[in-house]
RNA sequence: CCGCGCUAAGCGGGGAGCUGGCGUUACCCUGUAGCCUGCAACACGCCCAGCAGGGCCUAGACCCCCGCCUGAGGCGGCUCGUGUUCGGUGGAAACCGGUGCGGUCGGCGUUGAUGGCUUGGUCCCGGGCAAUGGGGCCCCGUGAACUGUGUCAGGACCGAGAGGUAGCAGCACUAAGCGGGUAACCUCAUGUGCUAUCGGGGUGGCCGAGCCGGAGCCGGCGGCCGGGAGUUCGCCGGGUUCGGGUCCGUCGAAGGCGGGGUGCGCGG
Numbered sequence: 001c002c003g004c005g006c007u008a009a010g011c012g013g014g015g016a017g018c019u020g021g022c023g024u025u026a027c028c029c030u031g032u033a034g035c036c037u038g039c040a041a042c043a044c045g046c047c048c049a050g051c052a053g054g055g056c057c058u059a060g061a062c063c064c065c066c067g068c069c070u071g072a073g074g075c076g077g078c079u080c081g082u083g084u085u086c087g088g089u090g091g092a093a094a095c096c097g098g099u100g101c102g103g104u105c106g107g108c109g110u111u112g113a114u115g116g117c118u119u120g121g122u123c124c125c126g127g128g129c130a131a132u133g134g135g136g137c138c139c140c141g142u143g144a145a146c147u148g149u150g151u152c153a154g155g156a157c158c159g160a161g162a163g164g165u166a167g168c169a170g171c172a173c174u175a176a177g178c179g180g181g182u183a184a185c186c187u188c189a190u191g192u193g194c195u196a197u198c199g200g201g202g203u204g205g206c207c208g209a210g211c212c213g214g215a216g217c218c219g220g221c222g223g224c225c226g227g228g229a230g231u232u233c234g235c236c237g238g239g240u241u242c243g244g245g246u247c248c249g250u251c252g253a254a255g256g257c258g259g260g261g262u263g264c265g266c267g268g
Stems, first nucleotide, its partner, number of pairs: 001268006010056002012030004020047005035054005063261008073251005078245004083240008095227005101222001103221006115212008123201005128194003131190006138181005148173004156165003
């Protein structure tokens, strides 16, 4: 050095979490040529090793160790933004009510303000007039099988006859009723009117007029006070949710480069 057999090793790793601590499953990242069955979150197992059972493969290699570089991702810190909450602090406005406070603008006022007195209206009751509507009166038309009137052909009855009696249909008229008209008149009613209707009552306010008296009165804007409200909002600090960071620390899969290590037996 070669061949055969065997054995160690290997058949994934990491982060977070859990835990006195550790390994593992469930979560996340990374990676593959990278085994199978059973176990596991109020967990399974252990004290440094995942445990129990089975299998594959094999020692110059998909084995082990060290150094450097790149570096997914996780965790912690810092920082930025966002929502929310707590504490502190500053503190409105619109709008509403009050005060006439005097700053301003305007209007009314000696051709008489605010105020006072009188009277009238607005209000209530009763009447009057008008308007409107209904009814009546009035006019026109219609209107009776019988229970209406008149006249009653024919027919009926009485009579010897002359004549008489009741009377259907028809015709004429009319009552109630129905339809229409309606100037005036009568009557009833009214969410009506009365500036130019009468009487009575009432009179707080408002309006009109007259008298007294003699200088103010009203409105807008502004000021002040109270409410709105210690509210909306702003600022500072803390907690928390979500998202970002070329930042710092830490763990670190995987990849690259370099270096080192690796057993036993038999035969040639």
A computed fold for a 268-nucleotide RNA from an uncultured Rubrobacteraceae bacterium, annotated as Bacterial large signal recognition particle RNA. Its Rfam family is "Bacterial large signal recognition particle RNA". Rfam describes the family as follows. The signal recognition particle (SRP) is a universally conserved ribonucleoprotein involved in the co-translational targeting of proteins to membranes. It is annotated as a non-coding RNA gene. The model forms 90% of the base pairs in the Rfam consensus. The prediction has a mean pLDDT of 77.